[in-house]
Context: one part of a larger RNA
RNA sequence: UGACGGGGACCCGCACAAGCAGCGGAGCAUGUGGUUUAAUUCGACGAUACGCGAAGAACCUUACCAAGGCUUGACAUCCCUCUGAAAGCUCGGGUAAUGCCGAGCCCCCUUCGGGCAGAGGUGACAGGUGGUGCAUGGUUGUCGUCAGCUCGUGUCGUGAGAUGUUGGGUUAAGUCCCGCAACGAGCGCAACCCUUGCCGUUUGUUGGCAUCAUUUAGUUGGCAACUCAAACGGGACUGCCCGGGAUAACCGGGAGGAAGGUGAGGAUGACGUCAAAUCAUCAUGCCCCUUAUGCCUUGGGCUACACACGUGCUACAAUGGUCGGUACAACGAGAUGCGAAACCGCGAGGUCAAGCUAAUCAUGAAAGCCGAUCUCAGUUCGGAUCGCAGGCUGAAACUCGCCUGCGUGAAGUCGGAGUUGCUAGUAAUCGCAAAUCAGCAUGUUGCGGUGAAUGCGUUCCCGGGUC
Numbered sequence: 001u002g003a004c005g006g007g008g009a010c011c012c013g014c015a016c017a018a019g020c021a022g023c024g025g026a027g028c029a030u031g032u033g034g035u036u037u038a039a040u041u042c043g044a045c046g047a048u049a050c051g052c053g054a055a056g057a058a059c060c061u062u063a064c065c066a067a068g069g070c071u072u073g074a075c076a077u078c079c080c081u082c083u084g085a086a087a088g089c090u091c092g093g094g095u096a097a098u099g100c101c102g103a104g105c106c107c108c109c110u111u112c113g114g115g116c117a118g119a120g121g122u123g124a125c126a127g128g129u130g131g132u133g134c135a136u137g138g139u140u141g142u143c144g145u146c147a148g149c150u151c152g153u154g155u156c157g158u159g160a161g162a163u164g165u166u167g168g169g170u171u172a173a174g175u176c177c178c179g180c181a182a183c184g185a186g187c188g189c190a191a192c193c194c195u196u197g198c199c200g201u202u203u204g205u206u207g208g209c210a211u212c213a214u215u216u217a218g219u220u221g222g223c224a225a226c227u228c229a230a231a232c233g234g235g236a237c238u239g240c241c242c243g244g245g246a247u248a249a250c251c252g253g254g255a256g257g258a259a260g261g262u263g264a265g266g267a268u269g270a271c272g273u274c275a276a277a278u279c280a281u282c283a284u285g286c287c288c289c290u291u292a293u294g295c296c297u298u299g300g301g302c303u304a305c306a307c308a309c310g311u312g313c314u315a316c317a318a319u320g321g322u323c324g325g326u327a328c329a330a331c332g333a334g335a336u337g338c339g340a341a342a343c344c345g346c347g348a349g350g351u352c353a354a355g356c357u358a359a360u361c362a363u364g365a366a367a368g369c370c371g372a373u374c375u376c377a378g379u380u381c382g383g384a385u386c387g388c389a390g391g392c393u394g395a396a397a398c399u400c401g402c403c404u405g406c407g408u409g410a411a412g413u414c415g416g417a418g419u420u421g422c423u424a425g426u427a428a429u430c431g432c433a434a435a436u437c438a439g440c441a442u443g444u445u446g447c448g449g450u451g452a453a454u455g456c457g458u459u460c461c462c463g464g465g466u467c
Base pairs, nucleotide, nucleotide: 008467009466010465011464012463013462015458016457019422020421021420022419023418026314027313028312029311030310031309032308033307034305035304042053043052064300065299066298067297068296069295070294073125077124078123079121080120081119082118083117084116088105089104090103091102092101093100108115109114127289128288130287131286132285136283137282138278139277140276141274143272148187149186150185151184152183153182154163155162156161167178168177169176193266194265195264196263198234199233200232201231202230203229204228208223209222212221213220237260240254241253242252243251244250316415320374321373322372323371324370325369326368334361337356338355342351343350344349381412386407387406388405389404390403391402392401428450429449430448431447432446433445434444
């Protein structure tokens, strides 16, 4: 000077408290440990690993295992020789498969020096998801969007250092005011950026429809008001009033206002900490392999299963289940795509195919509301598991995909100790879309619909800040 204390003072945070919904019990999904295995590739491990890398493992991916094959190599540059179809495409043979064999098609450009492409050879080399994240760059998590971290000059101290940055108030804030051997400054805070909430101007197509016609229908004529769509402006600044305060900063209340004291949300992450994570995104030093630790192919594995843990989904029901009718979104994505209507099928889906390069076409929101039924049961709850029959994608669903119908109908009657999230359009609940993607979400990222309860307070638990 820090750090630490079951030392003190002050302050803050869904930290506690007050509430609501969960987890921990069940079944399943998914990740991890362990075990097993020829292999179950690798990494991540308190908070800060465990629906994490992986925005999608049948082959591929793929790094793992078994078997088979290649050795200047799947890929790059240089040198030598040869060629202008030996390559490629189509067909056939053959193999587990790459390779291989045969047939047909196919014969580059040129200034004639060569260029370009291919094959063969030689070695320099290629190649390595091999090791080291404790050799590194870059990137990232975390403390933490916490309010801190420093510098120049001056002053003080033998010095390490101190001062400034402490103190009195105040703030979300080292925010601001006052004081002060300090005076200034930088990185952070705030503001500038984006979205959203109100108003205006401009422009009305593919969007809109009050008035006038018209129609099954904003359908058409028309209109430019409204909604909406963008672009540009305005608007909020403690500006105004009252009270408190040190006449300050600021605080409490009020008016007006769509919005009030940071309006709400996002992006934005100081100096640093954890030899934190990543050599498997990439780059890279050193070490290691070089007929293999490289490369290709087929099949298998990453999907195993006495068990343990994390994260989720579905439930245990009547604020509900089932059936019928009926209403209202937003974000988005769409040409190898989205796919209406019609027809076939109980259905998944199929056939045919309109429209759409999209404010133009296509995509029934669900919870809700109105009726009916069930009457407290392991049930008309719950749907695991299993059997049969089908559909879709794809060379190919056995290992190992998703979906449909019929049958089957398990555990489960609200969950011990303990533990998590959340303060408002939030929690809870309801569906929709997208990325990845041939196919495959209960995951992820977004979107809207319905829409609460509680907050006395800071004694205590946890974390953080100042003295």
A computed fold for a 467-nucleotide part of an RNA from an uncultured bacterium, annotated as small-subunit ribosomal RNA, 3' major domain. RNAcentral holds the full RNA, with entries from ENA.